The part of an RNA shown here (small-subunit ribosomal RNA, 5' domain) has 486 nucleotides and comes from an uncultured bacterium.
[in-house]
Context: one part of a larger RNA
RNA sequence: AGUGAACGCUGGCGGCACGCCUAACACAUGCAAGUCGAGCGAGAAACUAAACUUCGGUUUAGCGGAAAGCGGCGGACGGGUGAGUAACGCGUGGGAAUUUACCAAAGAGUGGGGAACAACUGCUGGAAACGGCAGCUAAUACCGCAUACGCCCUACGGGGGAAAGGCUUCGGCCGCUCUUUGAGAAGCCCGCGUACGAUUAGUUUGUUGGUGGGGUAAUGGCCUACCAAGACUACGAUCGUUAGCUGGUCUGAGAGGACGAUCAGCCACACUGGGACUGAGACACGGCCCAGACUCCUACGGGAGGCAGCAGUGGGGAAUAUUGGACAAUGGGCGAAAGCCUGAUCCAGCGAUGCCGCGUGAGUGAAGAAGGCCCUAGGGUUGUAAAGCUCUUUCGGUGGGGAAGAUAAUGACGGUACCCACAAAAGAAGCCCCGGCUAACUCCGUGCCAGCAGCCGCGGUAAUACGGAGGGGGCUAGCGUUACUC
Numbered sequence: 001a002g003u004g005a006a007c008g009c010u011g012g013c014g015g016c017a018c019g020c021c022u023a024a025c026a027c028a029u030g031c032a033a034g035u036c037g038a039g040c041g042a043g044a045a046a047c048u049a050a051a052c053u054u055c056g057g058u059u060u061a062g063c064g065g066a067a068a069g070c071g072g073c074g075g076a077c078g079g080g081u082g083a084g085u086a087a088c089g090c091g092u093g094g095g096a097a098u099u100u101a102c103c104a105a106a107g108a109g110u111g112g113g114g115a116a117c118a119a120c121u122g123c124u125g126g127a128a129a130c131g132g133c134a135g136c137u138a139a140u141a142c143c144g145c146a147u148a149c150g151c152c153c154u155a156c157g158g159g160g161g162a163a164a165g166g167c168u169u170c171g172g173c174c175g176c177u178c179u180u181u182g183a184g185a186a187g188c189c190c191g192c193g194u195a196c197g198a199u200u201a202g203u204u205u206g207u208u209g210g211u212g213g214g215g216u217a218a219u220g221g222c223c224u225a226c227c228a229a230g231a232c233u234a235c236g237a238u239c240g241u242u243a244g245c246u247g248g249u250c251u252g253a254g255a256g257g258a259c260g261a262u263c264a265g266c267c268a269c270a271c272u273g274g275g276a277c278u279g280a281g282a283c284a285c286g287g288c289c290c291a292g293a294c295u296c297c298u299a300c301g302g303g304a305g306g307c308a309g310c311a312g313u314g315g316g317g318a319a320u321a322u323u324g325g326a327c328a329a330u331g332g333g334c335g336a337a338a339g340c341c342u343g344a345u346c347c348a349g350c351g352a353u354g355c356c357g358c359g360u361g362a363g364u365g366a367a368g369a370a371g372g373c374c375c376u377a378g379g380g381u382u383g384u385a386a387a388g389c390u391c392u393u394u395c396g397g398u399g400g401g402g403a404a405g406a407u408a409a410u411g412a413c414g415g416u417a418c419c420c421a422c423a424a425a426a427g428a429a430g431c432c433c434c435g436g437c438u439a440a441c442u443c444c445g446u447g448c449c450a451g452c453a454g455c456c457g458c459g460g461u462a463a464u465a466c467g468g469a470g471g472g473g474g475c476u477a478g479c480g481u482u483a484c485u486c
Base pairs, nucleotide, nucleotide: 001485002484003483005482006481007480008479009478012358013357014356015355016354017353018351019350020316025314026313027312029311030310031309034073035072036071039070040069047062048061049060050059051058052057080269081268082267089194090193091192092191093190094189095188098186099185100184103182104181105180106179107178108177109176110175111145113143114142120135121134122133123132124131125130151160152159153158165174166173167172195241196240197239202232203231204230207229208228209227210226211225212224213223214222244266245265246264247263248259249258250257251256271292272291273290274289275288294305295304296303297302322348324347325346326345330344331342332341333340334339361391362390363389364388371382372381373380374379395427397422398421399420400419401418405413430475431474432473433472434471435456436455437454441470442469443468444467445466451458452457
């Protein structure tokens, strides 16, 4: 000098930041990812009309569009955490054997058929979760046929592969298929850099290389069969311990040292371990399957769950906040759009946790008042300090006005910021220290006791070192202590 601090005493206001560093411990409850009816079938309630009516209502038609279903896109982003990882994980600089939904540019096409499955209906199993059987049906869902500039394979003869429609004011618009290019994104490889220990010295059998094959979007022992016997290591292999890495942060004149909260980039993880499915993309936090531990429901047959999302609870701890508001802005998903969703985000709440700013009054005022303390009893000091007089009104308070943030509309914040008026010095100062280091001295009490203490050291009857008081010094809405770093 610094801190994501804590503790003690104290505490007026505002702005901007920051706020589980410990148990990657367990979690009640709510919310955190949906959306599209302009892809599709079906269609509840409500309402309107008509008919019938036992006056309760029923039926039909229209309007309406809920919940659910098929289908598409999104759920791989955004948000959290730091367990693991000493590694091509990260940083930096290169590389070739790759993929890429949505977006942009360009070329070509969008012809003709078919069969299903949910929803629904009927029957039926189960306590539930959830099913089973039969029947019906649509599509931008599924499957063939045709066509193929360019595309893929090829032994160069040839062979293979697409599509979907919807809306319309009839102008068109949004789509769909194939191909090429781009942008952005992602996967892979390499050089260099990246903690400690030798009281860890040898390590390795898919191990090191080759050939054939498999696999992948793609290179590769990535996998497999065979062949060879290699590969790493004192320039520290292997093993052990510790640790997410970086931009940066703190300190320091610098060199360096320490750290890696918030913000930003990358990585890893999502109860623990394993696995794949779908998909352009995952081996997938709020998807699936299996195993395990734990919790819950059960009719005992069987089921359900995963806050390291936002709040919140218990626990641990010296210690860390509201079960708040809004989608107004920015951004994201879906949609042609209106819009819907968004605990991302923007705000508000709590906390002196930090930084910054402001205030707690200003001027005048000597009988140097009273009181306190000291005293050589004369006086000194507190001290212009107070009172008194004059003045001001920041902040806070009360009343009134009242934004920008928003392109035409839309403002959670918020009647906020800000402005005006009013009242009255009125509501607003503490903490630590005073032996030396180190700035600041006396009295009383105590008597090696009680106690202090960072180091040296104080205290055993005159203690500037303990406790109190008066006085003084320092900092100030803070001041000290503890811990840690330089």

Overview: The full RNA is in RNAcentral, with records from ENA and SILVA. Its Rfam family is "Bacterial small subunit ribosomal RNA".